[in-house]
Annotation:
The RNA shown here (Bacterial large signal recognition particle RNA) has 264 nucleotides and comes from a Dehalococcoidia bacterium. Of the family's consensus pairs, 94% are formed in the model. The source organism's lineage runs through Bacteria, Bacillati, Chloroflexota and Dehalococcoidia. The prediction has a mean pLDDT of 78.
RNA sequence: UCGUGCUAGACGGGGAACUAGCGGUGCCCUGUACCCGCAAUCCGCUUUAGCGGGGUCGAAUCCCCGUCCGAGGGCGUUUCGCCAUGAGGACUAUCGGCGUUAAGCGGCACUGACGCUUGGGUCCCGUGCGGCGAGCCGCUAUGAACCCGGUCAGGUCCGAGAGGAAGCAGCCGUAAGUAGUUGGUCUCGGGCGCCACGGGGCUGCCUGGGCUGAGCUGGCUGAUGACGACAAGCUGAUGGCGACGUUCGACGACGGGUGCACGA
Numbered sequence: 001u002c003g004u005g006c007u008a009g010a011c012g013g014g015g016a017a018c019u020a021g022c023g024g025u026g027c028c029c030u031g032u033a034c035c036c037g038c039a040a041u042c043c044g045c046u047u048u049a050g051c052g053g054g055g056u057c058g059a060a061u062c063c064c065c066g067u068c069c070g071a072g073g074g075c076g077u078u079u080c081g082c083c084a085u086g087a088g089g090a091c092u093a094u095c096g097g098c099g100u101u102a103a104g105c106g107g108c109a110c111u112g113a114c115g116c117u118u119g120g121g122u123c124c125c126g127u128g129c130g131g132c133g134a135g136c137c138g139c140u141a142u143g144a145a146c147c148c149g150g151u152c153a154g155g156u157c158c159g160a161g162a163g164g165a166a167g168c169a170g171c172c173g174u175a176a177g178u179a180g181u182u183g184g185u186c187u188c189g190g191g192c193g194c195c196a197c198g199g200g201g202c203u204g205c206c207u208g209g210g211c212u213g214a215g216c217u218g219g220c221u222g223a224u225g226a227c228g229a230c231a232a233g234c235u236g237a238u239g240g241c242g243a244c245g246u247u248c249g250a251c252g253a254c255g256g257g258u259g260c261a262c263g264a
Base pairs, nucleotide, nucleotide: 001264002263003262004261005260006259009057010056011055012030013029014028015027020046021045022044023043024042034054035053036052037051038050063257064256065255066254067253068252072248073247074246075245076244079243080242081241082240083239084238085237087235088234091233092232094229095228096227098225099224100223101222103221104220105219106217107216108215115211116210117209118208119207120206121205122204123200124199125198126197127196128195129193130192132189133188134187135186136184137183138181139180140179141178142177148173149172150171151170156165157164158163
C1' cells in the first nucleotide's frame, strides 16, 4: 500500500409543549436516512436517560470533534416601525354659533361722544268735542185708469118741475214706493283729529331744552372663556406583518481526528 473478516459506531436531525429531568408517540420545520410491539385522561427510563425483539452497513463521501453558514422555531412590546378593526373624547388641531374684550380696520363724534337733568309726542284709562260714514227724520220732486181724497166738464140716474144723487176723464193734493238733498237731530261705527280736560307711564320708540367735555360703537379681523360637532393627530384594546435583541438550531461547507485481527 492492497485484500479479507470484525469491533466501536451509524441506520435521520431539530423546535415548541409535556416532564423533577431524559427520550418516545402526537404537532411543527428540515430532509429521505431499517422492520415489528408499547404509548397523551400517556409509554419507558434515571444524568449511563426510550424499553423489548430482529436486520443492514461498518474505519470512512457514511463515525467523532471544532469552526463557519444558516432554513426554521421560541422568548422579549420597560427595543421599535407599519397596517387593519373597532372603542374613547382628557390634550393639540379643524369647524360652528354664544359670551367677554377692544389691539388693528371701519362707522359716528367739538355742527358736541358717553353721562346727568328736564319737557313733550307716540302709548294706556276716564269724561267730552269736532268731523266722516251708515241708518232715521225733515225738505224738494215724482208718484194711484179703477179697488185714496177734493172739485168734478161731458155724459148717466131720480123728479112734472124747481132741483137732487152717484160719478169717469181732467186738474189739485196725498199713501205705499222711487229719486235727490246744500238741512236737522237721534242711534251706531272707526289706528278720522298738529281737538279739550284730568289721571298714568311699566321708558319700547321719536323729539325739544339745559349741564359737562372726549369718547362711543362692536360691523370685519384679532385675543379670550365655556359649550357643541368632528375624530386627522392623540389615548388605550385586539390582531397581523416586519425590524432589532436574545435563545435553540436542521441541512450544508471547511479543517482535523479515530481502531483490531489475519494475509499479500